[in-house]
Context: one part of a larger RNA
This record gives sequence, structure tokens and C1' cells, in this order.
RNA sequence: CCCCCAGCGGGGAGAGAAGACCCUGUGGAGCUUUACUGCAGCCUGUUGCUGAGGCCUGGUUGCGGAUGCGUAGCGUAGGCAGGAGCCGUCGAAGCCACCCUUGCGGGGGUGGUGGAGGCGCCAAUGAAACACUGCCCUUUCGCGACUGGACCUCUAACCGGGGGUUUACCCCGGGACAACGGCAGGUGGGCAGUUUGGCUGGGGCGGCACAUCCUUGAAAAGAUAUCAAGGGUGCCCAAAGGUCAGCUCAGGCGGGACAGAAAUCCGCCGUAGAGGGCAAGGCUAAAAGCUGGCCUGACUGGACACCGAAAAGCGAGGUGUCCAGAGGCGAAAGCCGGGCCUAGCGAUCCUUCAUGUCCCUCUCGUUGAGGGCUGGAGGUGUCAGAAAAGUUACCCCAGGGAUAACAGAGUUGUCGCGGGCAAGAGUCCACAUCGACCCCGCGGCUUGCUACCUCGAUGUCGGCUCUUCCCAUCCUGGCGGUGCAUAAGCCGCCAAGGGUAGGGCUGUACGCCCGAUAAUGGGGAACGUGAGCUGGGUUUACACCGUCGCGAGACAGGUGGUAUUCUACCUGCUGGGGG
Repeated sequence: CCCCCAGCGGGGAGAGAAGACCCUGUGGAGCUUUACUGCAGCCUGUUGCUGAGGCCUGGUUGCGGAUGCGUAGCGUAGGCAGGAGCCGUCGAAGCCACCCUUGCGGGGGUGGUGGAGGCGCCAAUGAAACACUGCCCUUUCGCGACUGGACCUCUAACCGGGGGUUUACCCCGGGACAACGGCAGGUGGGCAGUUUGGCUGGGGCGGCACAUCCUUGAAAAGAUAUCAAGGGUGCCCAAAGGUCAGCUCAGGCGGGACAGAAAUCCGCCGUAGAGGGCAAGGCUAAAAGCUGGCCUGACUGGACACCGAAAAGCGAGGUGUCCAGAGGCGAAAGCCGGGCCUAGCGAUCCUUCAUGUCCCUCUCGUUGAGGGCUGGAGGUGUCAGAAAAGUUACCCCAGGGAUAACAGAGUUGUCGCGGGCAAGAGUCCACAUCGACCCCGCGGCUUGCUACCUCGAUGUCGGCUCUUCCCAUCCUGGCGGUGCAUAAGCCGCCAAGGGUAGGGCUGUACGCCCGAUAAUGGGGAACGUGAGCUGGGUUUACACCGUCGCGAGACAGGUGGUAUUCUACCUGCUGGGGG
């Protein structure tokens, strides 16, 4: 050096299984509910099958009758209109009896008696005769029509039971109810179909950076991102709009009763230091500010350009210029299509409103109904606009290292260690020892951040086992300083050869404790080591408690339970044998 045998299990991020965790998908399924939309079921009403009678009681309406009282007034005056007469031997006033009504004073009706009169117009009243006629109102009675409701009774529909000449029947019970059918309202996770936004230094929670305006970032054309920094908008105003005219603000100084720093008044200075409805920026003084007069252009129709939207396209919306018409203000020139400007906003479908010698359909035609043309309103803020709640540890699929948890990598705020300067402590004395503020490093053992490798899988805490390395040295060794007398300490320098243990509690790593010890040092090796072991913890399915949730369920809360695969090909290592 080569070969063989027996072993071990460090490496091949060993094999196994298109990761079950996590995220993504306008993927799925199970379950829940006060998610959305439905469907059974149930309840109620009404109607059909469905008929007879009685009694009570409503509504509407017709006819007839009655009814109507403040005060003043012969008195119980409903309203309006007409109206100078009306009623009476076909029985007036008065009287008696009965009935109805009542505000107890009366009013109305019927019968008897009676035997010729009674009432109005005239004086008082806001209004004049129930003298008479017509219409109407309030309350009420009777009769009729139509239409309801409650209750009772019936039997022949219909239903239940029984019997037979087993088929045109009978008996008993219920009974127009129930059952069944139609329609409507309600209820309805019992069942079904679905939905359960987006952005995002993983996702969730939070937020809105989802529409829009201003400033910075933005790098002196334009454009320009982040969950970048600082702030606004979802209105308001009939004047805070149009026009014409006049005026000048904030502040300062001087003066002036109460009056003061500051009220109102006078004078001077006053480029805006004010005001301009609201953010910021720009703009602004015979104005865009303040005050007043007259008005409604906060118009109708049309065309074009620009922003929205740099370099493709593009909606709503916004802005400007011009033409025509009809107007407002102004002597006029002119200005005016809202507001000094830049925010204050919204498709299709549907509904609704407005306008009109307009168009279309139905009709022979009119009216009418429906549709259209043009304009406005009702709204989508997830703001170029679905109609929409949860849960899954019972879960599934497609994918992703486009994206989290372990490990690695980068970084090192945090962590550990060191240094500079030296205020101070140390009786005195910064530096024996300790050392603030500030500053500079090193390490890569903590915790973060990033998301670069790995999601067609690199098994995750602790323990056991076994090996090796580092030194910032715990002991042992050699030195120096001391606030080192000695002894014992404290600080520093060199040094990694060896050692650094046994128990109790806890799954623990840590930590605390016990008795020993020269000392019981700190770390790395994928928080070394599961094809080496274990499986106590974490982290499936089951179950209980607390808490949260209406619930399904949930909880870096607790608790019991719970399957740890692999026959070694290569390499490596150990032992043995052979050439």
C1' cells in the first nucleotide's frame, strides 16, 4: 500500500412521506349562530269542499217620526232660504187617563170628554217664529235593504267506531268544526346554498398609508416609493353670491371724564407685520379685505383646450377660453356661467320627479295606460361602485422558502468582556482598591432585527452517553503590586497539562438548599450528540377545570392520557486476519 472478516453508527444537511406547523388560493369540507338568501315544518287569517234554523249585537244606506233649554225674553229659539198668512164642526182651547222622553221645568203621542177657537206679523233678542214650506246638521226610535261578529241548536256534506242481505244499506258518536286543497302574513340553523374585502418588514391584533387637498422628503424641468415626516376634506354661505361705489388693516406714539395693559374718540406714523368661513402653501391694498346701493350670471344651448392620466389607453369629477340667447350691475370701458385659488366627491340597472301642440305601442278613434327622448334626485367612503358572520386541535387539497416558528447566515441596539479621559470615594492622596458623565473597541454564549439557504421535510426542549476544541483561569504552577508585619485576603501578568464532584426540589435549562472539597470556572462543536438511548416538557386526535364566547369553539392558563420507523451502499472509525 492492497484485500477480506466482525463490529460502531460521525458524515453523505442518509432513506422514508410533492411539511400535518405557517402563509397564500376571490381552493374545499365539517360544525355554529341574533351572517345573507331560501325551503320544509309550525302558528294565524281568509277562501273552496260548506248546508238548515234561532237568538243577541255592530257597520253602511233608504224611508218615516222624534230631538235641540247660557243670559235677556210670554218660553226648551239647532242652521240656511222662502214667507204674510196658517190650522180648525173631517172637532180648536181647556180637562181626565195611559205611553215615551226629560235638564223635573217641561216636550211629544194615543184615547175619552168638550163644543169654537188657537197661532203668526207687532214690543225685547247678535239671529224670529214648531204660523206654514223646502234643504241640511246633532242626538235618538221604528221599519226595510246590503254586509259583518259572538253564541246556541240541528243533520244531510265530511270524519271516527260497529254491524251485517258484501255493497244504491243500517246503528252509534262527532259535525259544518275538523281533515284536505288554494292564497296571504308571521315564525322557522330543522334543512340547504353561499359569503365571511384589501394593504401589511409573515399572519393576526392595531392602523388606513383604500377617494381626495396642502407642505416636506423630491436630488433647482416634469415625474417619483415606504405602516416616511407635519397637517387637512366628506362641509358651509340666499349672502360669506353678481355688479357698482366708497373706505383701509395689524401695530406703535401722542392726546382725551368715569376707563384700568385692553371699551369708544382725535392726531401722526404705518408694504401689510392684518383680513380673506375652515388645513397648508401661493396670492392679495383706490383689493381678493371692510361698508353700503341695486340685483340673482349659484343662467339656457353649443364648441374647444387642459388637469384627472409625464413617457400606452381611460371613466366620474374638476378648471379655463370662445360663440349664440335672455338678463343683472355700471355714465361708460366693461364685469358676471357662484364663493381669492388649489379639497368638500360617485357608473350601469332600478325607483322617482320635472319639461313638451315631442316620438312609439294598445284602440276605427277620443280619453286613458305603458314605453322612450332631455335634465335632476335617491349610492355605492373597500370611494372605476358584489347583496354577505363566525369556527375547525376532526380537518383536506393545490402551492410557497415569493412568507413565519427551529437551526444557519448577516447585523449587534440589547447582552458579555475590555479600553481612553478622570469628577469623585478612599482621614490626606484620582489610579492599593472602587470609579460617575462622555467617548472608543472586542466577542458572537442572551434577546432582538433582517427574511438570504432550506416548506417534492436539514426531527424540536431537557436528561443520559461519548469525544474534541477555546480562554475572558475556579483549583493546582510561576511572577508583580498592595491601604502586603505574620496569617488570611484584594488587584494584576504568564500559563489550557490535569482536575472541576455527590445529593434534595423542579421536565427543566437556571436557581435555591445540604454536607463534603484544592476547586466545585465560563463557553463552542446545527442552543454538539434521537439511522445512539430516553420521552418528563412542548405540540394532534380524547377528557376535566378556570376564563372568554349566544354558539361552534378558544387560551406562551392549569390538568390526566397519547404509536419515537430504517436489514449500513459509500465514507469514517475500532478490533482481527491475509498478501